[in-house]
Context: one part of a larger RNA
């Protein structure tokens, strides 16, 4: 793994609801005893109820309180309880199971390891050569050389022997720690056998939280005990009906509860619900708007205040490119501003229309992590993201479309059918259906990815020059004089720079458009004319397109393939397209209206988590009725059968001795999951 088998809301006693059975202003008996006996008959102690109030004493359809007869509190005027069953929930027990890491208690260990204590025992070889000591030298004597002797050391090399610093190998190992190179101690604080000795709130430690039987920040055994777990994990057959929240408020409270919303089911009430219209209301939101409260820009009036001049005995008089209260006119802003003010939304009303609720009391819930779009908003940068506010979905929702895709669109699955229409979006092949029609548009594979910005892309719409008295662009020719205009400059001559920008000759020609000289000259332009012969220039709005456009496995920003439509817009018709609608059979529920035998007929519904509520199916045992079996029971295998389904027949064929059915009843009553436990394989 995977197949069998076990595996989890129980049972005792109280409370409460609900149903049922008995009596009923009553209702019930407990121990006990008698009885064969759990039947049954005795037992009236006690227990709830029928009266309250008060703290009690105590009074009583009253009572408390108080000086009180006032006042008020709870009561009576209003009668149903009572025992027992069975069900839901729930209170005390271990209370659905399984699970802790700890905490206490009582022992069992120092054969491993830690350090002690007693007794032993080991350490090849080879090196170095301290004290001492002898001789000599040397000295007044010492000291002190030198040369032997000598053999000291936590010395030196290095086996045994301890260790483990590095590296490889191993890593389901040969080894729950080892192998092999190769290091490190190797006469010591060495190594090591045998024996004892300290024990868990402690013992040992050359100290690392080391180490105390492969366990150790507190060993192991077994016992308290099924510790406790607001935390995971599982929690077993079937059919119908309703159908949630993921919020408020409080919380050693935030992943957990308690209440209250929303779920259900029963009673009860009966139109009080909801939606639409209508009439009437109350707000200060968008918006707007500057009267108020603040911001802010111009421009004109202008007190005061500085300044400067006049004058100065005292008053005062001019000025002013400073200041600037107020105050006009013009445009402006704002969440905490409003002279104004919507839409919605709420509230109340209605003998208006629709439609099915609402309400209240009891029984039982789950819910308190939510998420996404659309709109209005708060923070923040009209990020991201998070927090609010409404509405819709997902959550709990299948089906079609968006290739794929909880939330986006279109549509809300009762079962069935090899019928039909049709929503979203689609109709060239993949791949159902239009190579469908009319009119344009785009040439960029735009479509099928983006911005400021930029272009004689093209389309179509408007305005306004110029032109048959010849325009637009080409070619030809001319494009001058005064003058090199003053001034500056080394120079400045149309063309470095300042000022000015006339004259005159002309068909026309700037005191000059650009490009060139050191400066001149040169070419050109503007301007005119000739030629030619129909249009040519500005502007503005709109459709479609261009550029800007650089990434990472591999085309890769149409799902493919491919398309110039099979891209875009505008119209139009026809098809295809879902479990949506209809057709056709068929179940269930409710709800009317008939039948009363429990059926029939309309209508309507009938998605579904958490959870409420309803109705069955199986599997063991037990009673009572009744059956079947060796002419073969249960139990296997196997089949095209019967029910909405748990399931239940029958037949063969194995099997070889038991075993249904039908009404009760009573449970060790249904397995896939728990890293469940046990066994095969």
């Nucleotide at each position: 793994g995977c197949c069998g088998g076990c595996g989890a809301g129980u049972u005792a006693c109280g409370g409460u609801a609900u149903a049922g059975u008995g009596c009923a202003a009553g209702g019930u008996u407990a121990a006990g005893c008698g009885g064969a006996a759990u039947a049954c008959g005795c037992g009236g102690a006690g227990c709830c109820g029928a009266a309250g109030c008060g703290a009690a004493a105590g009074c009583g359809a009253g009572u408390c309180u108080u000086a009180a007869u006032a006042g008020g509190g709870c009561g009576c005027u209003u009668u149903a309880g009572u025992a027992c069953u069975a069900u839901g929930c729930u209170g005390u027990a271990g209370a659905c199971c399984c699970g802790a890491a700890a905490c206490c208690g009582a022992g069992u260990g120092a054969u491993c390891u830690a350090g002690c204590c007693a007794u032993g025992a080991g350490c090849a070889g080879g090196u170095u050569g301290a004290a001492g000591u002898a001789a000599g030298g040397g000295u007044g004597a010492u000291a002190c050389c030198u040369u032997a002797u000598g053999g000291a050391g936590g010395a030196c090399c290095g086996a045994a022997c301890c260790a483990g610093g590095a590296g490889a190998c191993g890593u389901u190992g040969u080894a729950a720690a080892g192998u092999c190179u190769u290091u490190g101690g190797a006469u010591g604080a060495c190594u090591u056998g045998u024996g004892g000795c300290u024990a868990g709130u402690g013992g040992u430690g050359a100290a690392a939280u080391u180490c105390c039987a492969a366990u150790c920040g507190a060993a192991c055994u077994c016992g308290g005990a099924g510790a406790u777990a607001g935390c995971u994990g599982g929690u077993u057959c079937u059919c119908c009906c309703c159908g949630a929240a993921a919020u408020a408020g409080g919380u050693u409270u935030a992943g957990g509860c308690c209440u209250a919303g929303c779920c259900u089911u029963u009673u009860a009430u009966g139109a009080u619900g909801c939606u639409a219209c209508u009439u009437g209301g109350a707000g200060g939101u968008a918006g707007a708007g500057c009267a108020c409260u603040g911001a802010a820009u111009a421009c004109g009036g202008g007190a005061u205040g500085g300044c400067c001049c006049c004058a100065u005995c005292u008053a005062g008089g001019g000025g002013u490119a400073c200041u600037g209260a107020c105050u006009g006119u013009a445009a402006u802003c704002a969440a905490a501003c409003u002279c104004c003010g919507a839409a919605u939304g709420c509230c109340a009303a209605g003998c208006u229309a629709g439609u099915u609720a609402g309400u209240a009391a009891a029984g039982g819930a789950g819910u308190c992590a939510g998420u996404g779009g659309g709109c209005g908003g708060g923070u923040g940068a009209u990020a991201a993201g998070u927090c609010c506010g409404u509405u819709c979905g997902c959550g709990a929702g299948a089906g079609a479309a968006a290739a794929u895709c909880a939330a986006u669109u279109c549509a809300g699955a009762c079962c069935g059918c090899c019928a039909g229409c049709u929503a979203a979006g689609g109709u060239c092949c993949c791949a159902a259906a239009a190579u469908a029609u009319a009119u344009g548009u785009u040439a960029a594979g735009u479509g099928g990815a983006a911005a400021a910005g930029g272009a004689u892309g093209u389309a179509g719409a408007a305005u306004u020059g110029c032109a048959c008295g010849a325009a637009c662009a080409g070619c030809u020719a001319g494009g001058a004089g005064g003058u090199u205009g003053g001034c500056u400059u080394a120079g400045a001559a149309g063309c470095a720079g300042c000022c000015a920008c006339c004259c005159u000759u002309u068909a026309a020609a700037g005191a000059g458009u650009g490009c060139g000289u050191a400066a001149u000259a040169g070419c050109u332009c503007a301007c005119u004319a000739g030629u030619c012969g129909a249009g040519u220039g500005a502007u503005u709005c709109u459709g479609c397109g261009c550029c800007g456009a650089a990434g990472a496995u591999g085309u890769a920003c149409c799902g493919g393939g491919g398309c110039u439509a099979a891209a875009c817009a505008u119209a139009u018709u026809a098809c295809c397209g879902a479990a949506g609608c209809u057709g056709c059979g068929g179940a269930u529920u409710u709800a009317u209206a008939c039948u009363u035998u429990u059926g029939u007929a309309u209508a309507a519904a009938u998605g579904g988590u958490a959870g409420g509520g309803g109705a069955g199916c199986g599997u063991u045992c037990u009673a009572a009725a009744u059956g079947c079996a060796c002419u073969g029971a249960a139990g296997a295998u196997a089949g095209a059968u019967c029910g909405u389904g748990a399931g239940g027949a029958c037949u063969a064929u194995u099997g070889g001795a038991g075993c249904g059915u039908u009404u009760a009843g009573a449970a060790g009553u249904g397995a896939g999951a728990a890293u469940g436990c046990c066994g095969g394989c």